[in-house]
């Protein structure tokens, strides 16, 4: 230096003016400075936690949810490291005149990756059979049949594929047919024996493990559990409209305290009272309520709520996720809800999107532009 892949960072940049929310000063209460003001996903509302009310002796069932192994971590279904399986693509071989194919695969990508001799069940179409099958097809050794040859009349030999019966080599079917090639073996055949490969387990041996690794010994009838299931662990409900305080105006409630008078010719009388009509006096309404206090709810405010599993830098531990220590910094908290709009320069011409009680991750969305790790080629030393 280039290919290729994985990961981290940033999120237009400066200025000037005019708004807005929270705050601090200062104030002659008009208003003046001053500092602060989205995001890597703030979103989906998929996980898991804090916090808050409720509910709970303990076990247990039902229902849910997680599953390879070790760490991390408040905790997950996430994160790391690691293991096995799958799998891409350069490069590398190989064949070819090319076009191409094939093998053999780097970093990386994916994986609900626990149990299939506990049980129950699925498995379209094809196809004899998908659980114990037999269409072709092969034998027919063994026991019958039909024959033929000999007989010492007891059978011996041999044909036929004809019947029971034997097989699962070969053919076809499938995504899958009960280990694979080969030899031997038989009437055919078969792991039925043998020699190499694969697999299962046992013991060894390495590793904390999941796993691996040679050699011996024993032995081979498959798939699927994001099918019921079966084992191991884990899981009380609701949610900031949680829940906390303060508290109108009107209507109910309790308790309390004052009034509902008197007179006549009986009315739309008259005369006083209590109480309205902003305090006070006149005037005026006025027969039935009225005041006062308690408590509850309501509408409205406060408060949760911004110091946290917190950033930021050093040291130290760990391969890493992460963790300790030391120092330093305080960093949106709104509620019809602020975070904006304008104009100027310049550039690589600016995506996706905008708290709403907090925090860890997932997943989705995203214009660019910068770093870094790794594998492999090339040059050069």
């Nucleotide at each position: 230096g280039g290919a290729g892949u994985c990961g981290g960072c940033c999120a237009g940049a400066c200025a000037g003016c005019c708004g807005c929310u929270g705050u601090g000063c200062c104030u002659u209460c008009c208003g003046g400075c001053g500092c602060a003001g989205a995001g890597g996903a703030a979103a989906g509302u998929c996980c898991g936690g804090g916090c808050u009310c409720c509910a709970c002796a303990g076990g247990g069932c039902a229902g849910g949810g997680u599953g390879c192994c070790a760490g991390g971590u408040a905790a997950c279904g996430c994160c790391u490291g690691g293991g096995c399986g799958c799998u891409a693509u350069a490069a590398g071989g190989c064949c070819g005149c090319a076009a191409g194919g094939c093998c053999c695969c780097a970093a990386g990508g994916c994986g609900a990756c626990g149990g299939a001799c506990a049980g129950u069940g699925c498995a379209a179409c094809a196809g004899a059979a998908a659980c114990a099958u037999a269409c072709c097809g092969c034998c027919g050794a063994u026991g019958g049949c039909c024959g033929g040859u000999c007989g010492u009349c007891g059978g011996a030999c041999u044909g036929g594929a004809u019947c029971a019966g034997g097989c699962a080599a070969g053919g076809g079917u499938g995504a899958a047919a009960u280990c694979g090639u080969g030899c031997g073996g038989u009437a055919a055949g078969a792991g039925c024996g043998c020699a190499c490969g694969g697999c299962c387990g046992g013991g060894c041996c390495g590793g904390u493990a999941a796993c691996g690794g040679a050699c011996c010994c024993g032995g081979c009838g498959g798939g699927c559990a994001a099918a019921c299931c079966c084992c191991a662990c884990c899981c009380g409900g609701a949610g900031c409209a949680a829940g906390g305080c303060c508290a109108a105006a009107u209507a109910g409630g309790c308790a309390g305290g004052c009034g509902c008078g008197u007179c006549c010719a009986c009315g739309u009388g008259a005369c006083a009272u209590a109480g309205g009509c902003g305090g006070c006096c006149c005037g005026u309404c006025g027969a039935a309520g009225c005041c006062u206090g308690c408590g509850g709810g309501u509408a409205g405010g406060c408060u949760g709520c911004a110091c946290g599993a917190g950033g930021c830098g050093g040291c130290g531990g760990g391969c890493g996720a992460c963790c300790g220590c030391c120092g330093u910094c305080c960093c949106a908290g709104a509620u019809g809800a602020a975070u904006g709009g304008c104009u100027g320069u310049c550039c690589a011409c600016g995506a996706c999107a905008g708290a709403a009680c907090c925090c860890g991750g997932c997943u989705u969305a995203u214009c660019g532009a910068c770093c870094g790790g790794c594998u492999c080629c090339c040059u050069u030393u």

The prediction has a mean pLDDT of 77. This is a predicted structure of a 381-nucleotide RNA (Bacterial RNase P class A) from a Thiobacillaceae bacterium. The sequence is in RNAcentral, with records from ENA. The gene name in the source record is rnpB.